Predicted 3D model of a 528-nucleotide part of an RNA (small-subunit ribosomal RNA, 5' domain) from Flavicella marina. The coordinates come from a structure-prediction model, not an experiment, and the mean pLDDT is 84. Lineage of the source: Bacteria > Bacteroidota > Flavobacteriia > Flavobacteriaceae > Flavicella. The sequence was found in a public genome assembly. It matches the Rfam family "Bacterial small subunit ribosomal RNA".

[in-house]
Context: one part of a larger RNA
RNA sequence: GGAUGAACGCUAGCGGCAGGCUUAACACAUGCAAGUCGAGGGGUAACAGGGAGAAGCUUGCUUUUCUGCUGACGACCGGCGCACGGGUGCGUAACGCGUAUAGAAUCUACCUUGUACAGAGGGAUAGCCCAGAGAAAUUUGGAUUAAUACCUCAUAGUAUAUUUAAGUGGCAUCAUUUAGAUAUUAAACAUUUAUGGGUACAAGAUGACUAUGCGUCCUAUUAGUUAGUUGGUAAGGUAACGGCUUACCAAGACAUCGAUAGGUAGGGGUCCUGAGAGGGAGAUCCCCCACACUGGUACUGAGACACGGACCAGACUCCUACGGGAGGCAGCAGUGAGGAAUAUUGGACAAUGGAGGCAACUCUGAUCCAGCCAUGCCGCGUGAAGGAAGACUGCCCUAUGGGUUGUAAACUUCUUUUAUAUAGGAAGAAACACUUCUACGUGUAGAAGCUUGACGGUACUAUAUGAAUAAGGACCGGCUAACUCCGUGCCAGCAGCCGCGGUAAUACGGAGGGUCCAAGCGUUAUCC
Numbered sequence: 001g002g003a004u005g006a007a008c009g010c011u012a013g014c015g016g017c018a019g020g021c022u023u024a025a026c027a028c029a030u031g032c033a034a035g036u037c038g039a040g041g042g043g044u045a046a047c048a049g050g051g052a053g054a055a056g057c058u059u060g061c062u063u064u065u066c067u068g069c070u071g072a073c074g075a076c077c078g079g080c081g082c083a084c085g086g087g088u089g090c091g092u093a094a095c096g097c098g099u100a101u102a103g104a105a106u107c108u109a110c111c112u113u114g115u116a117c118a119g120a121g122g123g124a125u126a127g128c129c130c131a132g133a134g135a136a137a138u139u140u141g142g143a144u145u146a147a148u149a150c151c152u153c154a155u156a157g158u159a160u161a162u163u164u165a166a167g168u169g170g171c172a173u174c175a176u177u178u179a180g181a182u183a184u185u186a187a188a189c190a191u192u193u194a195u196g197g198g199u200a201c202a203a204g205a206u207g208a209c210u211a212u213g214c215g216u217c218c219u220a221u222u223a224g225u226u227a228g229u230u231g232g233u234a235a236g237g238u239a240a241c242g243g244c245u246u247a248c249c250a251a252g253a254c255a256u257c258g259a260u261a262g263g264u265a266g267g268g269g270u271c272c273u274g275a276g277a278g279g280g281a282g283a284u285c286c287c288c289c290a291c292a293c294u295g296g297u298a299c300u301g302a303g304a305c306a307c308g309g310a311c312c313a314g315a316c317u318c319c320u321a322c323g324g325g326a327g328g329c330a331g332c333a334g335u336g337a338g339g340a341a342u343a344u345u346g347g348a349c350a351a352u353g354g355a356g357g358c359a360a361c362u363c364u365g366a367u368c369c370a371g372c373c374a375u376g377c378c379g380c381g382u383g384a385a386g387g388a389a390g391a392c393u394g395c396c397c398u399a400u401g402g403g404u405u406g407u408a409a410a411c412u413u414c415u416u417u418u419a420u421a422u423a424g425g426a427a428g429a430a431a432c433a434c435u436u437c438u439a440c441g442u443g444u445a446g447a448a449g450c451u452u453g454a455c456g457g458u459a460c461u462a463u464a465u466g467a468a469u470a471a472g473g474a475c476c477g478g479c480u481a482a483c484u485c486c487g488u489g490c491c492a493g494c495a496g497c498c499g500c501g502g503u504a505a506u507a508c509g510g511a512g513g514g515u516c517c518a519a520g521c522g523u524u525a526u527c528c
Base pairs, nucleotide, nucleotide: 001528002527003526004525006524007523008522009521010520013380014379015378016377017376018375019373020372021338026336027335028334030333031332032331035080036079037078040077041076043073044072047071048070049069050067051066052065053064054063055062056061057060087291088290089289096216097215098214099213100212101211102210103209106208107207111204112203113202114201115200116199117198119153120152121151122150129142130141131140132139133138159184160183161182162181163180164179165178166177167176168175169174189196190195217263218262219261224254225253226252229251230250231249232248233247234246235245236244266288267287268286269285270281271280272279273278293314294313295312296311297310316327317326318325319324344370346369347368348367352366353364354363355362356361383414384413385412386411394404395403396402397401420464421463422462423461424460428455434449435448436447437446438445439444440443472517473516474515475514476513477498478497479496483512484511485510486509487508493500494499
């Protein structure tokens, strides 16, 4: 000098864009953050409509009962989603990450393309109803019912698995093609007739998994480490290879080119600095990894060993009728605590994206916005021109005088950014759906119309008034730009280093003047 997720002191007019618990992965009150589909189903708790009956009378209204008949729909069965999105950096020195390869050792829901198919039956169960237990959480028994829930049978190539023969190819295990043998597996309907779904196989895409080369902090005041350890055979297990697991056999495997042990730490793209080489960092944003009160376990599923799922154990908090139960903000806000220190218990799904749905739509603390904070960067303003009697005051001096403050002020003319007031007022919106039309491949594409804005009456524009609403901080001995007076008298104090102060202090305190930055200026901390 540059830089910062900064803090502190003094000060403070505005806007744009960004950023905002670096400490206790400490504990959490409250609200919200993952639902959706009635075009899968039985149904009807609520709301609205219809129908039927009864009563009252004002004779067309009120009250009431019944009825899923209709729009819809609480709870329930079922499907898809909840493995994404969002948070944090505890752990991890590791194939975790980065990079480059390999998978002839693998899986992949939804999506795209292609081929083929969807025949016939069955038994349950939730809900509803009845009867119970319990303070509650919750739960037991009986009867009965549906499905795109579950089960059985049929159908089955060029499917899958095993195997035989031949051909082709490969670095090996082997891969692939053809022919044959044996074994095995499907399906679901809804309906407004428009469609939307279902099953099998193949291919693609996407995502995931695995293996390997190289790179990846400090300590030798850590020198030896290792029994599933290293390898083999067999079996099990896995989507898949493998001591991944088990049995048996062998005695190996790693290490001064640093094993093992200890400490520290998420990694990268990137960021800061530097001419570079290097050195330092890993906030925001993006990719990967790990974690979800602590430890462990699996279930479901295409995918989890699952933040707002389950079970067990533990610590903590809460409820209790003392028998027993409930909970997990490292989601968004917010609270306490810790700390030098870090924000609102806000608005909207209008846009982008996600989940479900044929769609309308619903949900979305993702996201888009607004609020707070000079935390940073950038921009603008606090007026401009003229104006010497070089005014008054202040300060200084060699003191009837002069210098300086200083064109500074007053005064004259001008402007109105900004602030204030009034008026107008966006872009971000294109779609989906619906209506009409066109094209042809007849269910797709295109065109026109119509609809939708949280921000926000915001940005922006115009008009009105009037210099009107707006400057501070540090420093002035040398380094280092900027000097005098007064006070003090090794005192009080200053100080980054050298050092200053003991009676003429440009170094302390005040004043006048000056210098440097400027809505900031200094100090502290850290890095180069």